[in-house]
Context: one part of a larger RNA
RNA sequence: GCCUGCGAGUUAGCGUUCUGUAGCGAGGUUAAGGCGUUGAGCCGUAGCCGUAGCGAAAGCGAGUCCGAAUAGGGCGACCAUAGUUGCAGGAUCUAGACCCGAAGCGGAGUGAUCUAUCCAUGGCCAGGUUGAAGCGCGGGUAAGACCGCGUGGAGGACCGAACCCACCUAGGUUAAAAACUGGGGGGAUGAGCUGUGGAUAGGGGUGAAAGGCCAAUCAAACUCCGUGAUAGCUGGUUCUCCCCGAAAUGCAUUUAGGUGCAGCGUUGCGUGUUUCUUGUCGGAGGUAGAGCACUGGAUGGGCUAGGGGGCCUACAAGCUUACUGAACUCAGCCAAACUCCGAAUGCCGAUAAGUGAGAGCGCAGCAGUGAGACAGUGGGGGAUAAGCUCCAUUGUCGAGAGGGAAACAGCCCAGACCAUCAGCUAAGGUCCCAAAGCGAUAACUAAGUGGAAAAGGAUGUGGAGUCGCCCAGACAACCAGGAGGUUGGCUUAGAAGCAGCCACCCUUGAAAGAGUGCGUAAUAGCUCACUGGUCAAGUAAUUCCGCGCCGACAAUUUAGCGGGGCUCAAGUUAUCCACCGAAGCUAUGGGAUUCAUACACGUGCUAGGCCUUCGUGGUCCAGGCGUAUGGAUCGGUAGGGGAGCGUCGUGUGGCCAGCGAAGCGGCGGAGUGAUCCAGCCGUGGAGGCUACACGAGUGAGAAUGCAGGC
Numbered sequence: 001g002c003c004u005g006c007g008a009g010u011u012a013g014c015g016u017u018c019u020g021u022a023g024c025g026a027g028g029u030u031a032a033g034g035c036g037u038u039g040a041g042c043c044g045u046a047g048c049c050g051u052a053g054c055g056a057a058a059g060c061g062a063g064u065c066c067g068a069a070u071a072g073g074g075c076g077a078c079c080a081u082a083g084u085u086g087c088a089g090g091a092u093c094u095a096g097a098c099c100c101g102a103a104g105c106g107g108a109g110u111g112a113u114c115u116a117u118c119c120a121u122g123g124c125c126a127g128g129u130u131g132a133a134g135c136g137c138g139g140g141u142a143a144g145a146c147c148g149c150g151u152g153g154a155g156g157a158c159c160g161a162a163c164c165c166a167c168c169u170a171g172g173u174u175a176a177a178a179a180c181u182g183g184g185g186g187g188a189u190g191a192g193c194u195g196u197g198g199a200u201a202g203g204g205g206u207g208a209a210a211g212g213c214c215a216a217u218c219a220a221a222c223u224c225c226g227u228g229a230u231a232g233c234u235g236g237u238u239c240u241c242c243c244c245g246a247a248a249u250g251c252a253u254u255u256a257g258g259u260g261c262a263g264c265g266u267u268g269c270g271u272g273u274u275u276c277u278u279g280u281c282g283g284a285g286g287u288a289g290a291g292c293a294c295u296g297g298a299u300g301g302g303c304u305a306g307g308g309g310g311c312c313u314a315c316a317a318g319c320u321u322a323c324u325g326a327a328c329u330c331a332g333c334c335a336a337a338c339u340c341c342g343a344a345u346g347c348c349g350a351u352a353a354g355u356g357a358g359a360g361c362g363c364a365g366c367a368g369u370g371a372g373a374c375a376g377u378g379g380g381g382g383a384u385a386a387g388c389u390c391c392a393u394u395g396u397c398g399a400g401a402g403g404g405a406a407a408c409a410g411c412c413c414a415g416a417c418c419a420u421c422a423g424c425u426a427a428g429g430u431c432c433c434a435a436a437g438c439g440a441u442a443a444c445u446a447a448g449u450g451g452a453a454a455a456g457g458a459u460g461u462g463g464a465g466u467c468g469c470c471c472a473g474a475c476a477a478c479c480a481g482g483a484g485g486u487u488g489g490c491u492u493a494g495a496a497g498c499a500g501c502c503a504c505c506c507u508u509g510a511a512a513g514a515g516u517g518c519g520u521a522a523u524a525g526c527u528c529a530c531u532g533g534u535c536a537a538g539u540a541a542u543u544c545c546g547c548g549c550c551g552a553c554a555a556u557u558u559a560g561c562g563g564g565g566c567u568c569a570a571g572u573u574a575u576c577c578a579c580c581g582a583a584g585c586u587a588u589g590g591g592a593u594u595c596a597u598a599c600a601c602g603u604g605c606u607a608g609g610c611c612u613u614c615g616u617g618g619u620c621c622a623g624g625c626g627u628a629u630g631g632a633u634c635g636g637u638a639g640g641g642g643a644g645c646g647u648c649g650u651g652u653g654g655c656c657a658g659c660g661a662a663g664c665g666g667c668g669g670a671g672u673g674a675u676c677c678a679g680c681c682g683u684g685g686a687g688g689c690u691a692c693a694c695g696a697g698u699g700a701g702a703a704u705g706c707a708g709g710c
Base pairs, nucleotide, nucleotide: 001710002709003708004707005706006705011095012094013093015092016091017090018089019088020087021086022085023084024083027049028048029047033043034042035041053060054059063075064074065073066072098236099235101233105226106225107224108223109222110221116200117199118198119197120196121195122194123193124192125190127159128158129157130155134151135150136149137148138147139146163187164186165185167184168183169182170181171180202218204214205213206212239644240643241642242641243640244639249262250261251260252259253258263369264368265366266365267364268363269362270361271360274359276354277353278352279351280350281349282348283347289341290339291338295335296334297333299331300330301329302328306324307323308321309320310319311318372397373396374395375394376393377392378391379390380389381388402413403412404411417590418589419588420587422586423585424584428580429579430578431564432563433562437577439576440575441574442573443572444571450566456550457549460547461546462545463544464543465542466541468539469538477534478533479532480531481530483507484506485505488502489501490500513528517526518525591634592633593632594631595630596629597628598627599626604625605624606623608620609619610618611617645699647696648695649694650693651692652691653690654689655688656687663683664682665681666680667679668677669676670675
């Protein structure tokens, strides 16, 4: 990992409450217990609930309480009223309470054969080295001290086996081993190592101290018990079909991943259009926008009080100002907490019409939700960042399949009851991949723009304008001129058109600036403006619009059309006609739910009333089931409701079975499904099926589920 089996909403209480059903009914019912029976009931009236309330109570009573009150108010009563006891089911309370799961807490015990320390008694440490004290002899001294040579054999001394340890490295890491192996390493007469016996026990021991060790377990051992501790947490929770179908919000919370109430769902009962939409009418309002009338902000001008500077001045005053400047005024602005104004929507009410649907509202049973996500729009926070965060509003996903967007919960189209080798469309598409047009007309684009991007830049190109010059010859090119007063004046070392300042005239002329640029130390020189000629038809400037260009750099591989590929497109713009395209719509057939109408007006079933000759007799009647037609509906998580299938067993009735039960294997068939079955064959060898009713250890794929097998 797979297979098989086991594996989770149970039981109790005459608990509480609601629904269904049954009995009795202003009443209903017994409990303990007794008698009796062995699935037999009958007594038992204590008690409980209801029939009356109000008050804290005494108490009073259709009233009562507060109160002085015959006031007023609170809670009740009325015209009347339904309860109660079983059974079944939903929920809830108390219990382990759907199942599994802690770390832990407490109690009583068991452990020092591992290990820590200690006690008692034993054992062990090859070999080699060093050579302390002391002592002897010699030297030395006044005597010493001291020195030398021997002797001696000290040491948590040295080297190094056994022994003990475990520092480095390599291997091993589902190991040979739940701590090892190889090669090196440290101690090795000591605080040494070790055998045997003994001591200390769990908030306790022991510890040369690491929270270490106390039997592969230690920041409190192990075993059993309290114990099914508790778990607002995680995981799991087993058959089918049908109807409806949420929420991720508000308030509160030692609250934030929990819970209570409300909101939203469902079921039943009631009400019966009250709902919703649109039109019309009537309202409230201060948003968007706008404005500056208020409150503030803020720019420039004018005018100007005050202040500063200057002049003047004994003081007082005065004059002046390229300073500053309140107020006033003119012009132009800004504002969520400004408003002289002021929409569109939305909201409230009335009315008319439409709709009338799983609309609205009320009461009751049962929930789930209370982590939301993205997108459009209006905003706050942030950086007018975020697949960011917080509100509002709408949509989708959540709980929604199908088609499109290459792929792609939240975007676009569209809401899947079932079947069909039928049709029409939506979004989006129609050259090939790949269903359908290399469709039509007129333009644009040359950049593969299309098929990523800004400020900014540019004789790209198409269109629409405005305004100059031009056959009396424009624009460009070429030829020629571009002069004189004069080197204008000033400045300057110099300044001659061309460092700088001032002025910018006059003359000759076709034209020529007191000079456009280069240049020189200054001149010179080149050139331009301007003019003539040659040539011969357009040329210069500017504005707006369409489509393009540059700006444009990233990491495995083209990689910013999905690919191929596309250029009078298969790109872009405008207009038009076809077609394709979905689970949408239609067509045909079928199923289910629900509503309406009808049916037989008495029969197919069923409750009940009346009559009764007591014969399942006659008669009356509500509702439901049923049948037919028509309308509407049938995506679905949490969740609510309904109807069923199957397993095991019990009771009653009916059946099958050694002429072969159940079970197992095979073939075939039925049902919307859980599932079921005639018949046959094989196996098997003794029980089984069915109808109705009842009772559950009643359905497996998941729980790092449990056991076994492989």

Source information: The prediction has a mean pLDDT of 83. This is a predicted structure of a 710-nucleotide part of an RNA (large-subunit ribosomal RNA, domain II) from Aeromicrobium endophyticum. Lineage of the source: Bacteria > Actinomycetota > Actinomycetes > Propionibacteriales > Aeromicrobium.